[in-house]
Context: one part of a larger RNA
RNA sequence: UGCACAGGGUGGAUGCCUAGGCACGAGCCGGCGAAGAAGGACGUGGCAAGCUGCGAAAAGCCUCGGGGAGCUGCAAGCGAGCAAAGAUCCGGGGGUGUCCGAAUGGGGAAACCCGGCGCGGGUGAAACUGCGUCACCGCGAGAGCGGAGCCAACCCAGGGAACUGAAACAUCUAAGUACCUGGAGGAAGAGAAAUCAAAAGAGAUUCCCUGAGUAGCGGCGAGCGAAAGGGGAAGAGCCUAAACCGGUGGGAGUAAAAUCCUGUCGGGGUUGUGGGGCCCUAGGGGAUUGAACCGAAACGCUAGCGGAAGGCGCCUGGAACGGCGGACCGUAGAGGGUGAGAGUCCCGUAAGCGAAAGCGGAGUAGGGGAGAGCUAGGGUACCCGAGUAGGCCGGGACACGAGGAAUCCCGGUUGAAUCAGGGGGGACCAUCCUCCAAGGCUAAAUACGAGCUCGUGACCGAUAGUGGAGAGUACCGUGAGGGAAAGGUGAAAAGAACGCCUGACGGCGAGUGAAAUAGAACCUGAAACCGUGUGCAU
Numbered sequence: 001u002g003c004a005c006a007g008g009g010u011g012g013a014u015g016c017c018u019a020g021g022c023a024c025g026a027g028c029c030g031g032c033g034a035a036g037a038a039g040g041a042c043g044u045g046g047c048a049a050g051c052u053g054c055g056a057a058a059a060g061c062c063u064c065g066g067g068g069a070g071c072u073g074c075a076a077g078c079g080a081g082c083a084a085a086g087a088u089c090c091g092g093g094g095g096u097g098u099c100c101g102a103a104u105g106g107g108g109a110a111a112c113c114c115g116g117c118g119c120g121g122g123u124g125a126a127a128c129u130g131c132g133u134c135a136c137c138g139c140g141a142g143a144g145c146g147g148a149g150c151c152a153a154c155c156c157a158g159g160g161a162a163c164u165g166a167a168a169c170a171u172c173u174a175a176g177u178a179c180c181u182g183g184a185g186g187a188a189g190a191g192a193a194a195u196c197a198a199a200a201g202a203g204a205u206u207c208c209c210u211g212a213g214u215a216g217c218g219g220c221g222a223g224c225g226a227a228a229g230g231g232g233a234a235g236a237g238c239c240u241a242a243a244c245c246g247g248u249g250g251g252a253g254u255a256a257a258a259u260c261c262u263g264u265c266g267g268g269g270u271u272g273u274g275g276g277g278c279c280c281u282a283g284g285g286g287a288u289u290g291a292a293c294c295g296a297a298a299c300g301c302u303a304g305c306g307g308a309a310g311g312c313g314c315c316u317g318g319a320a321c322g323g324c325g326g327a328c329c330g331u332a333g334a335g336g337g338u339g340a341g342a343g344u345c346c347c348g349u350a351a352g353c354g355a356a357a358g359c360g361g362a363g364u365a366g367g368g369g370a371g372a373g374c375u376a377g378g379g380u381a382c383c384c385g386a387g388u389a390g391g392c393c394g395g396g397a398c399a400c401g402a403g404g405a406a407u408c409c410c411g412g413u414u415g416a417a418u419c420a421g422g423g424g425g426g427a428c429c430a431u432c433c434u435c436c437a438a439g440g441c442u443a444a445a446u447a448c449g450a451g452c453u454c455g456u457g458a459c460c461g462a463u464a465g466u467g468g469a470g471a472g473u474a475c476c477g478u479g480a481g482g483g484a485a486a487g488g489u490g491a492a493a494a495g496a497a498c499g500c501c502u503g504a505c506g507g508c509g510a511g512u513g514a515a516a517u518a519g520a521a522c523c524u525g526a527a528a529c530c531g532u533g534u535g536c537a538u
Stems, first nucleotide, its partner, number of pairs: 001537006008530002015523001016488002020460002022457007029449002031150002039100003042055003046078002050074002061094006070082003105114003115134007136147004154185001155183005165172001169219001195202002206233005216224002237441003240385001244267009272419001274384003277380007288372002293367002299360004304353002312325004327344002329333001335347003390414008400426001421436005475482002495522001498509004
């Protein structure tokens, strides 16, 4: 030095475990904010660095409920206290709530600086100080009301890529996606036919299944991709403009009126078997609907309550929840814990019960009744949403890429009709059918999950699972931003009194424990790597 064996060190794989994650489902709930939010800074404890809680009333104050024996958070200790006159703790409501932050008296390098005015404290007067108030924008005569900022996804709108695919690439695709912006709600949007359909009819919208990868579109490439109809979920319908009538403001006009123009308020009116107005005639009368305003409850959510049956015997063991024996309960033999594997030890579980207060249910049901609402016939031809519909040019949206291209929207340019009217039925025309645009509102069925609760897993088990088994920390960066590592003694600290070596670390005894090669660098403790002992070889 090598090989072999044994026994160590180092190291932290593996096994087991789970305090944390991940996914899905169900339910609750769906906003907070100038009455100052979200998020922070600084404080706050008898001793107090961090976290948590709280705010100068500062791990807390008041009150209403729950609960029933201990309590003063994580977190020991010392000290000092509280509690059956019911504390700690849990839930509802309230009070307090420094400074910054939309931040809003002015300023500002956030948590700081400096003011005005009113009232108070203070002073001889000041200084100093407490409380209140003072930003901007919109509406309003004013009083005042509203706005702003934050928030996970869902929603609507205004803008709007590229990589990529087409085996290159330009139309096309990706995709109206990502992303930016504005806005709103618990949902949003859509919505009461100028809709479909096809000789029969349907009857607002939305969502699901189907129709159907069909009809189509497409460098007819890649690819894109309907609708009607059918079946379900849900179900709800309304208000205006105009004609006409009346009031009223302004203007024209008049001697004064009348009358006309215009603004506004009220009545009237709301339809497609066309409707309405006005005029005339005849009939009908009690059924429906319904604004302001008032306004529940059941039930659910936010604390909880009670809850059957073995202190069974013997054995092993440190420990019985194991084995053997022999009982009991079960609308409960889900699960977890307890010194090993417990229906009957503990927490629970099944079936059941519970709220003073707040929230949801819901400004719903219900009450209320302002108001609205009838039918037929005749006449009249007054009205029935205009820079609109439509045309042309250029774009965009429609599954539809300009195509035979209807339909819808936008810019430009033109530009009608009022029921003998107008739109549509995929160029266009006719016949026929169908529907009334150019004003508005509308619950439910649908989407989503930041927050809360419950459940489940051929999901992970510490290089996994979230970045994170408490971390957006340590650390890095001027900054935007980037961003870790790190779990396990034991049933119980019983965490090793005392002695010895030593400066300490560390170790050896003693002691604890079932175990200390479980000793805190602590379960198991692989390999690489490094010593030690023995044997063999050289």